This is a predicted structure of a 71-nucleotide RNA (transfer RNA) from a bacterium.
The coordinates come from a structure-prediction model, not an experiment, and the mean pLDDT is 81.
It matches the Rfam family "tRNA". It is annotated as a transfer RNA.

[in-house]
RNA sequence: CGGGGCGUAGUAUACCGGUAGUAUACCUGCUUUGGGAGCAGGCGGACCGAGUUCGAUUCUCGGCGCCCCGA
Numbered sequence: 001c002g003g004g005g006c007g008u009a010g011u012a013u014a015c016c017g018g019u020a021g022u023a024u025a026c027c028u029g030c031u032u033u034g035g036g037a038g039c040a041g042g043c044g045g046a047c048c049g050a051g052u053u054c055g056a057u058u059c060u061c062g063g064c065g066c067c068c069c070g071a
Stems, first nucleotide, its partner, number of pairs: 001070007010024004018054001026042005047063005
């Protein structure tokens, strides 16, 4: 420098045009002498900008970051 892939909750990972789930972590309660485990409940998220659309996490373009390949 060129090509390809990926950016979603603290972490990991689904959904891929119609109100974004799950696990774990965290918080609260129950249980326990206490802790842990278990049970119940709760908080928290689509990398940024523009466009298309009635509607964008999803499609298009640009930027940023990471990874892979080639030179």